Source information:
Model confidence (mean pLDDT): 77 of 100. Predicted 3D model of RNase P RNA and transfer RNA as a complex of 450 nucleotides.
RNA sequence: CGAGCAAGCAAGACGAUCGCGGGCCCAGCGGGUCCGAGGAAAGUCCGAGCUCCGCAGAGCAGGGCGCUGGGUAACACCCAGUGGGGGCAACCCCAAGGAAAGUGCCACAGAAACAUACCGCCCUUCGGGGUAAGGGUGAAAUGGUGAGGUAAGAGCUCACCGGCAGCCGGGUGACCGGCUGGCCGCGGUAAACCCCGUCUGGAGCAAGACCAAGUAGGGAGGCGCGGCGUGGCGACACGUCUAAGGGCUGCUCGUCCGAGACUUCCGGGUAAGGUCGCACGAGACGGCGGGCAACCGCCGUCCUAGAUAGAUGAUCGUCGCCGGUGAUUUCGUGAGGAUUCGCCGGAACAGAACUCGGCUUACUGCUUGCUCGAGCC
RNA sequence: GGGCGCUUAGCUCAGCUGGCAGAGCGUCGCCCUUACAAGGCGAAGGUCGGGGGUUCGACUCCCUCAGCGCCCA
Numbered sequence: 001c002g003a004g005c006a007a008g009c010a011a012g013a014c015g016a017u018c019g020c021g022g023g024c025c026c027a028g029c030g031g032g033u034c035c036g037a038g039g040a041a042a043g044u045c046c047g048a049g050c051u052c053c054g055c056a057g058a059g060c061a062g063g064g065c066g067c068u069g070g071g072u073a074a075c076a077c078c079c080a081g082u083g084g085g086g087g088c089a090a091c092c093c094c095a096a097g098g099a100a101a102g103u104g105c106c107a108c109a110g111a112a113a114c115a116u117a118c119c120g121c122c123c124u125u126c127g128g129g130g131u132a133a134g135g136g137u138g139a140a141a142u143g144g145u146g147a148g149g150u151a152a153g154a155g156c157u158c159a160c161c162g163g164c165a166g167c168c169g170g171g172u173g174a175c176c177g178g179c180u181g182g183c184c185g186c187g188g189u190a191a192a193c194c195c196c197g198u199c200u201g202g203a204g205c206a207a208g209a210c211c212a213a214g215u216a217g218g219g220a221g222g223c224g225c226g227g228c229g230u231g232g233c234g235a236c237a238c239g240u241c242u243a244a245g246g247g248c249u250g251c252u253c254g255u256c257c258g259a260g261a262c263u264u265c266c267g268g269g270u271a272a273g274g275u276c277g278c279a280c281g282a283g284a285c286g287g288c289g290g291g292c293a294a295c296c297g298c299c300g301u302c303c304u305a306g307a308u309a310g311a312u313g314a315u316c317g318u319c320g321c322c323g324g325u326g327a328u329u330u331c332g333u334g335a336g337g338a339u340u341c342g343c344c345g346g347a348a349c350a351g352a353a354c355u356c357g358g359c360u361u362a363c364u365g366c367u368u369g370c371u372c373g374a375g376c377c
Numbered sequence: 378g379g380g381c382g383c384u385u386a387g388c389u390c391a392g393c394u395g396g397c398a399g400a401g402c403g404u405c406g407c408c409c410u411u412a413c414a415a416g417g418c419g420a421a422g423g424u425c426g427g428g429g430g431u432u433c434g435a436c437u438c439c440c441u442c443a444g445c446g447c448c449c450a
Base pairs, nucleotide, nucleotide: 001373002372003371004370005369006368007367008366009365010364012319013318014317015316016315017314018313020036021035022034023033024032025031026030038349042360043359045358046357047356048355049354050204051203052202053201057253058252059251060250062200063199064198065197066196067081068080069079070078071077082096083094084093085092086091097195098194102193103192104189105188106187118135119134120131121130122129123128143161144160145159146158147157148156162184163183164181165180166179167178168177169176170175208276209275210274211273218266219265220264221263222262223260226241227240228239229238230237231236245257246256247255248254283302284301285300286299287298288297289296290295321346322345323344324343325342326341327340329338330337331336378449379448380447381446382445383444384443387402388401389400390399396433404420405419406418407417408416426442427441428440429439430438
């Protein structure tokens, strides 16, 4: 210098003028003072708080997650490890339970894709039998390589490697190491159904609560229209019982309503109303302590946006940052580095809308450490 | 702000439980006609919105990004 890996930091500062939103105060329609975006405020992909749904109880269905241990309010997140994979390396990645519970699928090719033998090899009494070494197909072919052995072959036997089972040792555990056993039976796929474990009611601040104003139970339809009691001459009204039915945001049990309890459409009105929810919270900063870490505990200090068509801006000046270029000074044997001054250019992604914890995506610059390679001195 | 759905040929849409991507209209060429239309025969035309993953294999399954559309007091 080039290529790359990891971690961290910043996202300009100050002043002047004009302007915007909110709180408080003076005061009386104008002033003063304080505060005013982000690391992602974004996507809405997860997890919660909070609110309502006739309190959500049980079972089934459905859905999420899935190595181990820990962290957390919780998580699909984070930390530390295990195993596997990628890279020469620094280092990075993994939805990583079960395929010996069952079912499905494995196109084409191939004899055969999970129960088989086409060619071949061997034996033969020519009927047949043995075999899976070799050929060929495929993404995948019944442990792999070598030797022995055999009629030909084959874990049939042996050595090494791989897998499995048992025992021993280590570890909280995933798992690791060692020994023994020919035990080789058992192809792949679960981001196919499924099984196992675990979690799970639904909807979302346009949730929801209150106030103000207005309308008066308007019209048409679907479904249903029984009994009893009281009142009444009666039409009917009220009460009660259950049936059909309906509500409880998948179903059942359950529970509630029920002869109007339910439901569909049209019409009328208020309006693009106000206040709360809504800014003190799993809060921010600093210090100490525990822990490898994520994180936790204690103490101190602080209050830090709150709009509702949506504020947080514009201009100028000075300084700072980065890049290019010119000059100067200086260090070094040298490649080269540094200082000062001038000129030109640049400064990204993007903007709160109930609030947090994460993930993902977009994006500028700098610093530090590390790896690999080449050139020059 | 919040909740859902869609993206396949020039256009409108199919594509099941993963195995060579299709239909209609349109375009082009030929035939038919004096000529045009209609009709007949044939052909071309695809990053299945982009990227990544699972799998032997992805339009299809999973994740992520982009674009478009619908609903709400």

Rfam match: Bacterial RNase P class A. By type it is a ribozyme.